This is a predicted structure of a 477-nucleotide part of an RNA (small-subunit ribosomal RNA, 3' major domain) from a metagenome. The full RNA is in RNAcentral, with records from SILVA. Its mean pLDDT, the model's own confidence on a scale to 100, is 82.
Context: one part of a larger RNA
RNA sequence: UGACGGGGGCCCGCACAAGCGGUGGAGUAUGUGGUUCAAUUCGACGCAACGCGCAGAACCUUACCCGGGCUUGACAUCCCGAGAACCGUGCUGAAAGGCAUGGGUGCCCGCAAGGGAAUUCGGAGACAGGUGCUGCAUGGCUGUCGUCAGCUCGUGUCGUGAGAUGUUGGGUUAAGUCCCGCAACGAGCGCAACCCUUGUCCUUAGUUGCCAGCAUUGAGUUGGGCACUCUAAGGAGACUGCCGGUGUCAAGCCGGAGGAAGGUGGGGAUGACGUCAAGUCCUCAUGGCCCUUAUGUCCGGGGCUACACACGUACUACAAUGGCGACUACAGACCGGCGCAAGACCGCGAGGUGGAGCCAAUCGGAAAAAAGUCGCCCCAGUUCAGAUUGCAGUCUGCAACUCGGCUGCAUGAAGUCGGAAUCGCUAGUAAUCGCGAAUCAGCAGGUCGCGGUGAAUACGUUCCCGGGCCUUGUACA
Numbered sequence: 001u002g003a004c005g006g007g008g009g010c011c012c013g014c015a016c017a018a019g020c021g022g023u024g025g026a027g028u029a030u031g032u033g034g035u036u037c038a039a040u041u042c043g044a045c046g047c048a049a050c051g052c053g054c055a056g057a058a059c060c061u062u063a064c065c066c067g068g069g070c071u072u073g074a075c076a077u078c079c080c081g082a083g084a085a086c087c088g089u090g091c092u093g094a095a096a097g098g099c100a101u102g103g104g105u106g107c108c109c110g111c112a113a114g115g116g117a118a119u120u121c122g123g124a125g126a127c128a129g130g131u132g133c134u135g136c137a138u139g140g141c142u143g144u145c146g147u148c149a150g151c152u153c154g155u156g157u158c159g160u161g162a163g164a165u166g167u168u169g170g171g172u173u174a175a176g177u178c179c180c181g182c183a184a185c186g187a188g189c190g191c192a193a194c195c196c197u198u199g200u201c202c203u204u205a206g207u208u209g210c211c212a213g214c215a216u217u218g219a220g221u222u223g224g225g226c227a228c229u230c231u232a233a234g235g236a237g238a239c240u241g242c243c244g245g246u247g248u249c250a251a252g253c254c255g256g257a258g259g260a261a262g263g264u265g266g267g268g269a270u271g272a273c274g275u276c277a278a279g280u281c282c283u284c285a286u287g288g289c290c291c292u293u294a295u296g297u298c299c300g301g302g303g304c305u306a307c308a309c310a311c312g313u314a315c316u317a318c319a320a321u322g323g324c325g326a327c328u329a330c331a332g333a334c335c336g337g338c339g340c341a342a343g344a345c346c347g348c349g350a351g352g353u354g355g356a357g358c359c360a361a362u363c364g365g366a367a368a369a370a371a372g373u374c375g376c377c378c379c380a381g382u383u384c385a386g387a388u389u390g391c392a393g394u395c396u397g398c399a400a401c402u403c404g405g406c407u408g409c410a411u412g413a414a415g416u417c418g419g420a421a422u423c424g425c426u427a428g429u430a431a432u433c434g435c436g437a438a439u440c441a442g443c444a445g446g447u448c449g450c451g452g453u454g455a456a457u458a459c460g461u462u463c464c465c466g467g468g469c470c471u472u473g474u475a476c477a
Base pairs, nucleotide, nucleotide: 001477002476003474004473005472007471008470009469010468011467012466013465015461016460019425020424021423022422023421026316027315028314029313030312031311032310033309034307035306042053043052064302065301066300067299068298069297070296073127077126078125079123080122081121082120086103087102088101089100090099091098092097107116108115109114129291130290132289133288134287138285139284140280141279142278143276145274150189151188152187153186154185155184156165157164158163169180170179171178195268196267197266198265200236201235202234203233204232205231206230209226210225211224214223215222239262242256243255244254245253246252318418322377323376324375325374326373327372334365335364336363339358340357344353345352346351384415389410390409391408392407393406394405395404431453432452433451434450435449436448437447
């Protein structure tokens, strides 16, 4: 100087408390451990591994296993020879491949012979190739403490020196934020602000959007209009600016006015010096080591989907604030050409036929969901719950046996609110309800977004956890 203390002081944070809803019990989905297996590829392991890499394993992916093949190789450059390339056909094989065979001649230079380019085949070797090892050799990227308020430097001063000072102190703040004081004076990286979005208003603009008044229709449908909504470009607006109180005549704090908004308005992006030899050699790049008829490469099949069990994360429930039936209203964001697909017809349905319209403020996905109104159920393992299983179908795809989604009929399991323990959340939040997107042929209970309905509670900082500043002790570095 740090680190640590079941030392002290001050102060924060859904840290506790106050509340609301969960997890832990059940069934299932998913990840992991374990076990099994020819293989169940590999990585990730307290917080910060475990719906994580995987924004989507039937083949492919795929790295694993079994089997069948290749050896200058699936891929790159160079040399030699041949034929343009390319398009078929037959046999064989599980395919990869192998063996035959037919068609076909282009471009550039050149009269021609011939040469050249692209591409293919054969040959020779230099080499390719490796998701093989080392993340404790590395770059890059990332997590984490933590959006915590810290981390430093120059000069000066003090100290023999390591170092200190500044950065401590008194206030204050979300903040090393600002004020005052001070052997310090300044400065840098962080904080804040500048950026995006949302909340109010104005201006410009008025189609594909809108409809107040006028006319009109089944319908903003049409005439008409651009006021309103909206869209999207530019501006205004919030700064403790104003008033009162308080405070050290300060920074600020408390209350009020006006205002759409008030003291950082809400949300996002933004992550200092560093820590964990944290994670990643399987994104990529890369040193070293290793393999080279194999640890490379092609193909078929299997596996990653196994199952006594254990854990994490979710979904669905256990019902009446409900279930079922009927009627009926209201979003936002987003996506669509190998696409989204209306009306119509067929089917109980998944879906099929067909194809209006749409390159999208135009058409389509799109119907709506919870709430509401009416009716049935009457507290039961039930008209709760839906696992499991049987049969019959449907869609995608070369192909759903291992191993996909969905539909109909039948079957109806556990489950009556969950021990010890433990998690999230302070407002348009929790809870609850649906909608969309990426990936994607198909497959979403996951993830990322979007809106609808919409709470309770916070006395307070004694305690638990994490963190910041000062101080103290130390046999630790």